[in-house]
RNA sequence: AUUUGAAAAAGGCAAAUCUACUGAAAAGUAGAGACGCAAAGUUACAGGCCUAUGGUUUUUAACUAUGGUGGCUGAACCGCUGAA
Repeated sequence: AUUUGAAAAAGGCAAAUCUACUGAAAAGUAGAGACGCAAAGUUACAGGCCUAUGGUUUUUAACUAUGGUGGCUGAACCGCUGAA
């Protein structure tokens, strides 16, 4: 350096839910809490998915991202350790 692995060691992160705040919402942040995760570390470039304030329309409603999702997939960058 490459491949591979939760056999091990040292550790790490933190789902749902609850509380507070932000937001039109999706959702995010902080605390509590652990479903799980070998990248569940970082990045919205591509695809998928979520939301629809605003805008449009055929105005019951439907469509639409400039919003979001990295714990949806791909991709990029960085990292601990065992084995080969």
Predicted 3D model of an 84-nucleotide RNA (c-di-GMP-I riboswitch aptamer) from Aquibacillus salsiterrae. Taxonomically the source falls in Aquibacillus (Bacteria, Bacillota, Caryophanales, Bacillaceae). Model confidence (mean pLDDT): 86 of 100. It matches the Rfam family "c-di-GMP-I riboswitch aptamer". Rfam's curators write: GEMM was predicted in a large-scale screen for bacterial structured RNA regulatory elements. Of the family's consensus pairs, 100% are formed in the model.